[in-house]
Context: one part of a larger RNA
Parts: sequence; C1' cells; structure tokens
RNA sequence: CGCAGGAAACUUGAGGAGAGCUCUUUCUAGUACGAGAGGGCCGAAAGAGACGAACCGCUCGUCUACCUGCUGUUCCGCCAGGAGCAGUGCAGGGUAGCUAUGUUCGGAAUGGAUAAGCGCUGAAAGCAUCUAAGCGCCAAGCCGACUCCAAGAUAAGGUUUCCCAACCGGUUUUCGGUUUAGAAGACCCCUCGAAGACGACGAGGUUGAUAGGCGGGAGGUGUAAGAGCCGUAAGGUUCUCAGCUGACCCGUACUAAUCGGUCGUUCGG
Repeated sequence: CGCAGGAAACUUGAGGAGAGCUCUUUCUAGUACGAGAGGGCCGAAAGAGACGAACCGCUCGUCUACCUGCUGUUCCGCCAGGAGCAGUGCAGGGUAGCUAUGUUCGGAAUGGAUAAGCGCUGAAAGCAUCUAAGCGCCAAGCCGACUCCAAGAUAAGGUUUCCCAACCGGUUUUCGGUUUAGAAGACCCCUCGAAGACGACGAGGUUGAUAGGCGGGAGGUGUAAGAGCCGUAAGGUUCUCAGCUGACCCGUACUAAUCGGUCGUUCGG
C1' cells in the first nucleotide's frame, strides 16, 4: 500500500514445512518342516539404541550484584570491626535463570489409490488366457491421518461485536451547501516482562500490584556484631539453627507509571 467505510476479537485452511528409523529377547513353539543337525511363517508381548521435542521436581553443571573462610597490601587515628586492590585476589558452598549427562513424551493405530506380484470372470482366437470391456487383493513407498506455519490464498475468505453530527435550501426517500466538531479504536509517552539485537510480541499506566521499595515466607550460607564466662595466651563457650541474603512466592500504593499529544470521521464507488 492493497483486501471498496472504519475498528476489535475469534477463526476456516488453499498451500507449505516437520515427523516417518532400526535392533534384541520372550511367548506361540523346540511346534510346522526335517532322517537328524537345525528350525519357522502368521500373531502377541517386553526391552534397547540413535534421532527429535518439551521441561527443571530428581541427578550433574553454571550461577563475576548471595553467604562463608583465607593471604598480601593501602586506608578508615589505634584496638576491635570493616572497605578498596590483587584474574570474581584465592578457596568452599550456592537461589532464580540457563542447561544435559537428568526427566517426560514421540515414530503408532488407521483410511484411500497404487507398484512389482497374486487372482476372478472373460472374449478377440468354440480352446486357453489376470485384460481387450469389467471386478478383487497387495508395500517401510504415494495421498490423507499426526505436529507446526498459513487469507499478499490479489480468487486477498468466514463469524461475532463496536463506532460514525447539527443547521439551512430545495423537484422535502434521494440531493446540494455551511459550520463546528474528532467516534470505535490505535499509536506516541511512561512502568515492565521466563518477549527481545532494534523493531516486534506480551503485562500494566492511579477505577493501578507493572517495576522498585517495604513486610512476611521459601531457598542459600552456616552460628554475625557486641557483651558475659573460662583460659597466661592462641582460643573456647553462652546469648545464637544466629547474622546476612541477587533474580523465587505472597502481600502492601511508600516511590515511579504525572499531565498530555497524534492519528483515525460524519453511514461508506
């Protein structure tokens, strides 16, 4: 920009993409078959590998704004307690998130038309013949069925709902003119997001829990500072499963989403 008014939501599916795998064991059955050795078709079940998707309750990682320990040095006047720097200074753990090595699931069942092939009926050609007319069966393959995208599918689809003035003049359905307005809805802007390069998408903007803060909780770390007591001291012990705490959960308008602006018309060739 188009989809002959504008808008919101929900959809149909032309078409396209993906998937489609394989093996082992058991039963049937040591049966059919075979002198024996050996050893089934058909059917049923259990498992495995690779591949793929989703997810993070478990397990394993990561987790440079979480906790703890430790070294050197500078500083906070000193002690104590801390801060900066040293690859995140080093080390031990670790939430959310992200993940695989972890977990769950998938290939199926099934319909149609067929290939090679197997047939029925059957002439040409009194026979024969699956074929010439006609009619069946049959594959991991084809078309559906399963998952996803999808109306720029320009043949541009469908459904539901929402929205769009007054006055004047006339051959008062129709039409012409003048004025103000500016609908539904959308965007800008702002607070954000398990959405994201930016756009986009999604949640919100006071009739509000969108983010931060605060309160409580979960989870993590592992018993803070200070003081008492014990010990000459290093240190131990009690208050103390303490203190601190990023992303997680619930709550709460304290802070910030203020105030505003723009587009979009008048019933539709």